Predicted 3D model of a 72-nucleotide RNA (transfer RNA) from a Minisyncoccota bacterium. The source organism's lineage runs through Bacteria, Bacillati and Minisyncoccota.
RNA sequence: GGGCGCGUAGUUCAAAGGUUAGAAUUUUCGGCUCCAGACCGAACGAUGAGGGUUCGAUUCCCUCCGAGCCCA
Numbered sequence: 001g002g003g004c005g006c007g008u009a010g011u012u013c014a015a016a017g018g019u020u021a022g023a024a025u026u027u028u029c030g031g032c033u034c035c036a037g038a039c040c041g042a043a044c045g046a047u048g049a050g051g052g053u054u055c056g057a058u059u060c061c062c063u064c065c066g067a068g069c070c071c072a
Stems, first nucleotide, its partner, number of pairs: 001071004006066002010025004018055001027043005048064005
């Protein structure tokens, strides 16, 4: 320099045009317990940035940023 796919919660992953973006785990609170753990319930928390298409974008298109793989 060229090509490919990727970026969503603190972490690991869903959702692939339309209902309030969900789950597990972590953290916090409550229950249980003599206490703690396990278990049960609840809460907090996210679409890399900008632009475009659309009635509607996490999803499709473009640019940039970041990390990765392949080729040179």

Overview:
Its Rfam family is "tRNA". Model confidence (mean pLDDT): 81 of 100.